[in-house]
Context: one part of a larger RNA
Molecule: large-subunit ribosomal RNA, domain IV
Organism: Dehalococcoidales bacterium
Order: sequence, then structure tokens, then C1' cells
RNA sequence: CCCUCGUUAAGGAACUCGGCAAUCUAGCCCCGUAACUUAGGGAAAAGGGGCGCCACGAUUAACACCGUGGCAGCAUUAAACGGGCCCGAGUGACUGUUUAACUAAAACACAGGUCUCUGCGAAAGCGUAAGCUGAAGUAUAGGGGCUGAUACCUGCCCAGUGCCGGAAGGUUAAGGGGAGUGGUUAGGAGUAAUCCGAAGCUGCGAACCGAAGCCCCGGUGAACGGCGGCCGUAACUAUAACGGUCCUAAGGUAGCGAAAUCCCUUGUCGGGUAAGUUCCGACCCGCACGAAUGGUGUAACAACUUGGGCGCUGUCUCAACGAGGGGCUCG
Repeated sequence: CCCUCGUUAAGGAACUCGGCAAUCUAGCCCCGUAACUUAGGGAAAAGGGGCGCCACGAUUAACACCGUGGCAGCAUUAAACGGGCCCGAGUGACUGUUUAACUAAAACACAGGUCUCUGCGAAAGCGUAAGCUGAAGUAUAGGGGCUGAUACCUGCCCAGUGCCGGAAGGUUAAGGGGAGUGGUUAGGAGUAAUCCGAAGCUGCGAACCGAAGCCCCGGUGAACGGCGGCCGUAACUAUAACGGUCCUAAGGUAGCGAAAUCCCUUGUCGGGUAAGUUCCGACCCGCACGAAUGGUGUAACAACUUGGGCGCUGUCUCAACGAGGGGCUCG
């Protein structure tokens, strides 16, 4: 000097990113217990008091509980084991699940909601197949997607993409069809070179007939998704209920809002502090919230995140001493 422990004057978070760590608290009985609430909870809320031993009494199954008195100690749940508490906010309803060995969470799951597919040899999945799962189930069932308890709700856009329905027209494959045309040559013509050339065989091949799909016509958002700009206007000013204009498929409704979302930004105001880039409550000019990629609340819950307070402490002011183990020196 290091590790693991113990104690500490005065102060008591001044430490620090942050009370990290370590204290405090702790058992049983009695009293008492708020907001809020889904009336179950919250709750061991919080906050108080008691606890040993002996004798007697009362009552007993009892030497327990209870009552009265007494005794000892700093201390009686005398050791060990064994909740610190409260207030505000965010997120996720909850119990669960997860990166075996750096992340336990606001991620995943979840009951519940909704859309969609599936009529049974179901859809879907595995397999070349047989076959199997689904299911020895049958739409109150099974598969898939999204959302994620509950409460109040979930606006507008179908132009694009997807899906569903439609079938008149356009386009259109193989195939059918075969107009026409090429090769070959028995033969014919020609002195010859060569030309013509039936049938057969063999190529190419135009009209025309050919489904679905696409184009087309509709529907559909808890399908993928999207949800404007400029200018003017009120009897102070400011602002603009109002008007004009351009564009669009439609121009963001309710609710929320400097937010796990706000660049400017430590926005502005209020609260808390002596002092507050964090926190809480408001405001709304939302760089770039917004309604099942759900919106806004919410009791309960959380080794979650964040702000404050009480208690408590070697976290600190500021270090000291002690114990055990190591290091170090000698051997």
C1' cells in the first nucleotide's frame, strides 16, 4: 500500500452523473392509518405504545394470555435471522418472458379489441410422395395480421399501391387455323449453261378463334399509406371569428402538447431552492404529436426511468484507530 471487516468527535449528502456503497428500519401484540380507487384495494400505509425475570391474584387443559406488585441491567424480538419511509411525474395495465457468460427494460408475451382467411379430404404448415399436424377439432372452431387490461373514444382522404367484386370493350400465351411462300425433284424446255416444275416429304407462315392477367368499372383504411400554401380584414395597438385566391385524393377532427417527440432552447410564466440546463404546473409559433405503426386518462403493480422530502449514516468535510488476509523486508 491492497483486500475483507469493526468502531468513530462535530457536522449530516456538503460526496457523486446519481445517496453508488454502507448505515437506519426489522419479530410479535395493541392503538391508529390519508389522497385516490376498478370498492377488491391503497395498507405492514404513515405514526405511536408494549415485550425480560420473580411473586401473588384472577382464569384455565396450561407454568399460556390477563391484572397488581416487586427485582436486575446501558440495553429484555438482549444472539442469529429479519421491511427504511413518504410525496410528485414518465412508461408499461397487471403475474409472467428475454440477449446461458457485458443490456431484465418503457423490449417480448398477455387476457381483451378488431380485421381477414377457412364449410371440412377446411384454411394453414411439413414432406418428392405416401402421409402427418391442424383435430380424433367443425365457424361459440381453427389459421394469419395489427393492437394490447379497463374507461372515454377512434375524425377526413379510395387519387397511388394492395385486396375484394364486375364483366361490356381493349390487349393477350400455348394451342387451333391455314391465305401465302421457301427447299427438294419425276418430268418438261434448251446444243449447253441453265430455266420451269406436279405429287409427296420438309420448312416459314398472314387473317381469324384462343383463358386468366393487365387496361377498364366499382367497393374497401382497426388494408400499405396520406391528412396544404399565399394575401387581406374588427373604432388604440395587437390578433383575426370573416373574405379572396392557388393547389389537392383529402388538407390533421377530438384529445394531448418545449413531451422518451421542440432545432432555435437553459422558450416564457408560476412552484419548489439562499441559489434549479433537471423536476412539477401552465402557455402553444407542434423545426418534426395525433387517434388500434392507436389518441387521451387511469386504481393496482415495477430489482424500470426521473424530481423532491423525512429518517439515517465515514458518501463527504478529513481522516483516525483496530482485526484478519495479502503485498513488502529479513530469514